RNA sequence: GAGGGUGUAGCUCAGUUGGCAGAGCACGAGGUUGUGGCCCUCGGGGUCGCGGGUUCAAGUCCCGUCACCCUCCCCA
Numbered sequence: 001g002a003g004g005g006u007g008u009a010g011c012u013c014a015g016u017u018g019g020c021a022g023a024g025c026a027c028g029a030g031g032u033u034g035u036g037g038c039c040c041u042c043g044g045g046g047u048c049g050c051g052g053g054u055u056c057a058a059g060u061c062c063c064g065u066c067a068c069c070c071u072c073c074c075c076a
Base pairs, nucleotide, nucleotide: 001072002071003070004069005068006067007066010025011024012023013022019056027043028042029041030040031039049065050064051063052062053061
């Protein structure tokens, strides 16, 4: 340099045909318990990598760009 993949909550990941952003774990509070753990209930937490476009409406479609990963090419 060329091609491909990934990017969504603190972590690991879902998200269908474009139509109100979610789960588990973690975290906070309460319940239970002699205490803790387990278990139960409730709660907080989001620039959907970034910028732009299309659309009544975009995590989802299009363009650009950034980071990381994989493969290939060139030089050494």

This is a predicted structure of a 76-nucleotide RNA (transfer RNA) from a Hydrogenothermaceae bacterium.
It was read from a public genome assembly.
The source organism's lineage runs through Bacteria, Pseudomonadati, Aquificota, Aquificales and Hydrogenothermaceae.
Its Rfam family is "tRNA". The family's RNA type in Rfam is transfer RNA. Its family is annotated with triplet codon-amino acid adaptor activity in the Gene Ontology.